RNA sequence: UUCUUAUCAAGAGCAGGUGGAGGGACGAGCCCGAUGAAACCCGGCAACCGAUUCAUUAUGAACACGGUGCUAAUUCUUGCAGCUUUAUGCUGAUGGAUAAGAA
Numbered sequence: 001u002u003c004u005u006a007u008c009a010a011g012a013g014c015a016g017g018u019g020g021a022g023g024g025a026c027g028a029g030c031c032c033g034a035u036g037a038a039a040c041c042c043g044g045c046a047a048c049c050g051a052u053u054c055a056u057u058a059u060g061a062a063c064a065c066g067g068u069g070c071u072a073a074u075u076c077u078u079g080c081a082g083c084u085u086u087a088u089g090c091u092g093a094u095g096g097a098u099a100a101g102a103a
Base pairs, nucleotide, nucleotide: 001103002102003101004100005099006098007097008096013042016041017040018039022032023031024030026079027078028077029076043071044070045069048067049066050065052062053061054060055059075095080092081091082090083089
């Protein structure tokens, strides 16, 4: 990098530190940002994989020790298709993200 499977409506610092202008994947929109962005550290959330423990026979539960992940807005909305009361709304894909496995 590609493929497969699963998940994406909940949760996590309204006085943490360093840092200084950008950020929300991409296009469009709409937002966040000097009452301080990104990034890093600390803290926190969750519990996908492993470990451990308890039930039970194939999963469930607990825990949070290890590997990740996440920590504005539904995956911020939308980008394609269908339905629709044509203003919207709903559903499903696509794209994206994360985990585990494989090549």
The RNA shown here (SAM riboswitch aptamer (S box leader)) has 103 nucleotides and comes from Cytobacillus purgationiresistens. It was read from a public genome assembly, where an Rfam model found it. It matches the Rfam family "SAM riboswitch aptamer (S box leader)". Its family is annotated with regulation of gene expression in the Gene Ontology. Rfam describes the family as follows. The SAM riboswitch is found upstream of a number of genes which code for proteins involved in methionine or cysteine biosynthesis in Gram-positive bacteria.